[in-house]
RNA sequence: UAAAGCCAAGGGCAAACCCGGCUAAAGCCGGGGACGCAAAGCCGAGGGUCUACGGCGUUUUACGUUAUGAUAGCCUGGCUGCCAAA
Numbered sequence: 001u002a003a004a005g006c007c008a009a010g011g012g013c014a015a016a017c018c019c020g021g022c023u024a025a026a027g028c029c030g031g032g033g034a035c036g037c038a039a040a041g042c043c044g045a046g047g048g049u050c051u052a053c054g055g056c057g058u059u060u061u062a063c064g065u066u067a068u069g070a071u072a073g074c075c076u077g078g079c080u081g082c083c084a085a086a
Stems, first nucleotide, its partner, number of pairs: 005083001012037002017032006035073001041079003045076003048071003054066005
């Protein structure tokens, strides 16, 4: 340096849910709260999944389809980081 993460140590993050807010929605932000996480730190690059304001179509008060939206706590990948054995 690379791969790798036992025993620890100092710690870190924060699911569901509740309250307030944003949003068409998915979802996000803040506070509370902990299911869990050795990258559950950052990146929307590839794939998957979710949503459909708007667009298009239809048998039109609806249904179908569509990402420019979302998801990094879905996976892959890239970058960075604490500690300390084999």

This is a predicted structure of an 86-nucleotide RNA (c-di-GMP-I riboswitch aptamer) from Variimorphobacter saccharofermentans. Its mean pLDDT, the model's own confidence on a scale to 100, is 89. Of the family's consensus pairs, 95% are formed in the model.